[in-house]
Context: one part of a larger RNA
Molecule: large-subunit ribosomal RNA, domain VI
Organism: Pseudomonadota bacterium
RNA sequence: CGCCACUACUUGAGAGAUCUCUUCCUUAGUACGAGAGGACCGGGAAGAACGAACCUCUGGUGUACCUGCUGUUCUGCCAAGAGCACCGCAGGGUAGCUAUGUUCGGGUAGGAUAACCGCUGAAAGCAUCUAAGCGGGAAGCCAGGCUCAAGAUAAGGUAGUUGUCCCGCUUCGGCGGGACAGGAUUUCCUCGGAGAUGACGAGGUUGAUAGGCUUCAGGUGGAAGGCGUGUGAGCGCUUGAGCCGAGAAGUACUAAUGAAUCCAAAAA
Numbered sequence: 001c002g003c004c005a006c007u008a009c010u011u012g013a014g015a016g017a018u019c020u021c022u023u024c025c026u027u028a029g030u031a032c033g034a035g036a037g038g039a040c041c042g043g044g045a046a047g048a049a050c051g052a053a054c055c056u057c058u059g060g061u062g063u064a065c066c067u068g069c070u071g072u073u074c075u076g077c078c079a080a081g082a083g084c085a086c087c088g089c090a091g092g093g094u095a096g097c098u099a100u101g102u103u104c105g106g107g108u109a110g111g112a113u114a115a116c117c118g119c120u121g122a123a124a125g126c127a128u129c130u131a132a133g134c135g136g137g138a139a140g141c142c143a144g145g146c147u148c149a150a151g152a153u154a155a156g157g158u159a160g161u162u163g164u165c166c167c168g169c170u171u172c173g174g175c176g177g178g179a180c181a182g183g184a185u186u187u188c189c190u191c192g193g194a195g196a197u198g199a200c201g202a203g204g205u206u207g208a209u210a211g212g213c214u215u216c217a218g219g220u221g222g223a224a225g226g227c228g229u230g231u232g233a234g235c236g237c238u239u240g241a242g243c244c245g246a247g248a249a250g251u252a253c254u255a256a257u258g259a260a261u262c263c264a265a266a267a268a
Stems, first nucleotide, its partner, number of pairs: 001151001005161006014148003020048007032037001050105005058099004065092005070085006110142002116136004163180007182263004187259001188204005209255003212251005218244003225238005
């Protein structure tokens, strides 16, 4: 832009992905075979690789989280800290992301067939699956299960919404004309499970959208100061302390201000 009002939910023309393999148990040491050996068919159980989703568990990462340690400069000194040194080094680690982790998947029945196997059966008194006719038969084909899907220009379907007043007409159901009121948002603002940008989604005071604050979860692992103790390095108590990025709930304290644009009765 089209489809020709808008919103929500959909149908499915069509398209795509998938379709795998192994071992074991049983049937059964049965059929078969002199024996050695050793099944079809059917039932069950474990796995492998591959794929999808996810982060409860196991781990990884986690450069604005916590702790320990070294050198040096600074905060006048002690103590306590800050800067720099690959994030200075080391030990852990929330959210998120993630695999090697977790869960799930490739299932069943159906239709038409291929090679092939058949029934009936002539041409050709026989024979013949074929010439007429009728069956069986595959991981393949068509459907079925999953995903996308009406630009499917044949542009689909269903439901809902569209006010008030005046004048004229009326078959009294409404119709035509006019005037008002208003409505929406792709702009803007606060943001994100969304994201390169558009887009998508949550909100904009009739508000929990983000920040802050409170409580909790979770991480680190016992703050500073004080007191006690030891000659001292230290240790003990206060104290599961203090600190704490992304998590949860609550709470309008801060910021969603102010404006702008479009439509304004349409298709019926």